[in-house]
This record gives sequence, C1' cells and structure tokens, in this order.
RNA sequence: UCUUAUCAAGAGAAGCUGAGGGAAUUGGCCCUGCGAAGCUUCAGCAACCUCUGACAUAGUCAGGAAGGUGCUACCUCCAACAAGAUUUUUUCUUGAGAGAUAAGA
Repeated sequence: UCUUAUCAAGAGAAGCUGAGGGAAUUGGCCCUGCGAAGCUUCAGCAACCUCUGACAUAGUCAGGAAGGUGCUACCUCCAACAAGAUUUUUUCUUGAGAGAUAAGA
C1' cells in the first nucleotide's frame, strides 16, 4: 500500500513525570494541576487470530481465555461531501470519504 470484517456494548488503579489532550485541518462540544499526553507495573474488558466440542465441513453453532494483538471519558465526541425527509433554516436518517483495530497479501 491492497483485500476482507468490525466500529451505539464492555472494561482503571498505582508509581514516575509535569501541560496539554479528545488522529490531521476548520468549526463546535468537552476532558485536564482534584494532574493532560507519555513511560512502567498490576488489574480488567472483549473475543479478531487462537483453543475445545458438536454438526458434517472453504462453514455454522456452543463454550473457554493459556498464548498473539487490541482496548479500558464522550456513538470513531459531533459536523464538514452527497442524497432524502422535515421545515424555514432548524432537526433527523442513510450513504460516501477519512480514521482505528484485526486477519491475510
């Protein structure tokens, strides 16, 4: 970089450190010295890979969590582009785009 799948659920404490952070841009809305981001340790969540069993087999279903990842404020925090509904310039829905994660190439 490409392909496929998922993204309304779930799950935080301690230590070090010290001012930013919620991917990037713009706008909004938030979090943050009652300690942001980062690093470390421990714990937890989930079930993509994986493990066990059954069916009879490119798979489906049920269960597990030892191992590889991931994650543990806010719908991927919301909007941006397109279409539609509503209506009088608001609100909503769907899709695209972008992004994140996993597995494969």

A computed fold for a 105-nucleotide RNA from uncultured Sporosarcina sp., annotated as SAM riboswitch aptamer (S box leader). Rfam family: SAM riboswitch aptamer (S box leader). Rfam links the family to the GO term regulation of gene expression. The source organism's lineage runs through Bacteria, Bacillota, Caryophanales, Caryophanaceae and Sporosarcina. The prediction has a mean pLDDT of 83. The sequence is in RNAcentral, with records from MGnify.